[in-house]
Context: one part of a larger RNA
């Protein structure tokens, strides 16, 4: 000098664009953040008889989107290759979609419980469930042969269902190289290293098990300990490099703590389940309920970090044939000089130069064209009027929005501070103080004329900011 997710002090007119718990992955009141489909199904209620509403069975979604950075020094990330894999919805191609069965929720009846909730009996439907048939380019097998499927709805046409092959996109796995500090960590390892067989998985593999062998790693740093999410990037620097990993994007990991599986194409699942632990709450003491590292918000911690806002109008997502519903994603507004950028706080004229202040050799100097005063302008400001784009392929549809922008009127009107002035370093005098009070980044100032302390006048530098502190280059 540059930089910052900054903080603190003094000060403060406006706009745009960004950014805003770096600390306690501490605890959380309240509301909202994931639903949707009646064109899968049977019921119940209301009805203007058109239709509307409700819980339940069923389907799809809830594995996305959103948050956080605790853990992790390793196949976690980045990059380069690879083979033994999976993929709902979407697209393309081929074939099929036959005939049946038994249940169950809702509902009704009875019962238990404070509640959460539960039990028994009876009735019923389906694109729910089950077996049967059919079977090839599918699976097993050298072959012979064996095995495996489906669901209907709507209405006059579509939407579906099953199997196989391919695509698109996504994911799982392996691997070369790169990836912090420490040797005051020198030895580490028994599923350990390899093999055979089996199991398991979508799939390779000690992934797991049995048996066999005794291997495997290590000063090119194993093992241990400490620290840490990684990258694209960001800051700095001429570069090499150093530092860093907020916002945005990609990947990973996590969801009170620890563990586990279920469902499913996909999870070992933030707003699912089960168990354990800690904590909080309810209780009729028998037993129950909960998880903001989603958006707001509260307490606590801290030098420190925002509204319990508006809207689904746009973009995107889920469901639906559609109308549409849902969406704290998102689009916006609010708060904060936190940062960057832009604008303004007036312009021109105006004295051998007012007053006042300060200094003075008492004559003047300086503040200073500065003010007053004259003329002008209206960016801003205030008031009144007009008024979009964003909305798409025809109509309708705008939260923002009393918006942006713009016209007219008014009046210089509403708007300047902060730090410094001994040297480094741009800028000096007076008074007060008297090694006191104080200053200070370094050198150092102050003990009676202090350009270094305090005040005043003057000056210098930046400017809606200016200084200080902290950190990096």
């Nucleotide at each position: 000098g540059g930089a910052u997710g900054a903080a603190c002090g003094c000060u403060a007119g406006c706009g745009g664009u960004g950014c805003g718990c770096c600390u306690a992955a501490c605890a959380c009141a309240u509301g909202c953040a994931a639903g949707u489909c009646g064109a899968g199904c049977g019921c119940c209620c209301c009805u203007u008889c058109g239709g509307g509403g409700g819980a339940g069975c069923g389907g799809c979604g809830a594995a996305c989107g959103g948050g956080u950075g605790a853990g992790u020094a390793a196949a976690a990330c980045g990059u380069u290759g690879g083979a033994a894999c999976c993929u709902a919805c979407c697209c393309c191609g081929a074939a099929c979609u036959c005939a049946g069965g038994g249940a169950u929720a809702a509902c009704c009846c009875g019962c238990c419980g404070a509640a959460a909730g539960g039990c028994g009996g009876g009735c019923u439907a389906a694109u729910a469930c089950c077996g049967g048939a059919u079977a090839g380019u599918c699976c097993c097998g050298c072959a012979a042969g064996g095995g495996u499927a489906a669901a209907g709805a709507u209405u006059u046409u579509u939407c579906g269902g099953u199997u196989c092959g391919g695509g698109a996109a996504g994911g799982g796995c392996c691997u070369g190289c790169g990836u912090a500090g420490u040797a005051u960590c020198a030895g580490c390892u028994u599923g350990u290293u390899g093999g055979u067989a089996a199991g398991g998985u979508a799939a390779u593999g000690g992934c797991u098990u049995a048996c066999c062998a005794a291997g495997g790693c290590u000063a090119u740093g194993a093992c241990g300990c400490u620290u840490a999410g990684u990258g694209g990037g960001u800051c700095u620097g001429a570069g090499a490099g150093g530092a860093u990993g907020a916002u945005c994007c990609a990947c990973c990991a996590c969801a009170a703590u620890g563990g586990a599986a279920c469902u499913g194409a996909g999870a070992c699942a933030c707003g699912g389940u089960c168990c354990a632990u800690a904590c909080u709450c309810c209780u009729a003491c028998g037993g129950g309920a909960g998880g903001c590292a989603g958006c707001a918000g509260u307490g606590a911690g801290g030098a420190a970090u925002c509204u319990u806002c508006c809207g689904c109008a746009a973009u995107g997502g889920g469901c639906g044939a559609a109308a549409g519903c849902c969406u704290g994603a998102c689009g916006g507004a609010g708060c904060g000089a936190c940062a960057c950028c832009g604008c303004g706080u007036g312009g021109a004229g105006g004295a051998c130069g007012a007053a006042g202040g300060c200094c003075u050799u008492u004559u003047g100097g300086u503040u200073g064209u500065a003010a007053a005063c004259u003329c002008c302008u209206u960016u801003u400001c205030u008031g009144a009027g007009g008024g979009a784009a964003u909305a798409a392929a025809u109509g309708a549809u705008g939260a923002a929005g009393u918006u942006a922008c713009u016209u007219c009127a008014g009046g210089a009107a509403u708007a300047a501070g902060c730090a410094c002035c001994g040297g480094c370093u741009a800028a000096c005098u007076a008074c007060g103080u008297g090694c006191c009070a104080g200053c200070a980044g370094c050198c150092g100032c102050g003990g009676u004329a202090a350009u270094a302390c305090g005040u005043a006048g003057g000056g210098u530098g930046c400017a809606a900011g200016c200084g200080u502190u902290a950190u990096c280059c």
Molecule: small-subunit ribosomal RNA, 5' domain
Organism: Candidatus Peregrinibacteria bacterium CG_4_10_14_0_2_um_filter_43_11